SAM riboswitch aptamer (S box leader) from Chryseotalea sanaruensis, 114 nucleotides, folded computationally. The organism belongs to Chryseotalea, within Bacteria. The prediction has a mean pLDDT of 84.

RNA sequence: GAUUUAUAAAGAAGUGCUGAGAGAACAGGCUCAAAGAAGCACUAGCAACCGCCACAAAAUGUGGAAAGGUGCUAAAUCCUGCUCCCAACAAGGUGUUGAGGAGAACUAUAAAAC
Numbered sequence: 001g002a003u004u005u006a007u008a009a010a011g012a013a014g015u016g017c018u019g020a021g022a023g024a025a026c027a028g029g030c031u032c033a034a035a036g037a038a039g040c041a042c043u044a045g046c047a048a049c050c051g052c053c054a055c056a057a058a059a060u061g062u063g064g065a066a067a068g069g070u071g072c073u074a075a076a077u078c079c080u081g082c083u084c085c086c087a088a089c090a091a092g093g094u095g096u097u098g099a100g101g102a103g104a105a106c107u108a109u110a111a112a113a114c
Base pairs, nucleotide, nucleotide: 001114003112004111005110006109007108008107013043014042015041016040017039021032022031023030026081027080028079029078044073045072046071049069050068052064053063054062055061082103083102084101085100086098087097088096089095090094
């Protein structure tokens, strides 16, 4: 780096340095930001994918802890974009609206093997 599987409406902060943007890509919105963005460092915390322990023991599953390996700590992955469905309004070509639903795609994290 591409791939496969699982998960993604929950949860969780301060200090120091620095000095202007950030919220994945593109677009439209909407938020955050000199009362300090993003980044780096330290400490703290959240969570439970791998790993650990127990039961079971073929696969798998259930429970526990959180010392190890990651990850994460504004707003639903901040919302939407594609397909189908539902509801309301308007219309009779169809459109608009809806923290409405399902799916796909993209993205993120973990593990696996290449």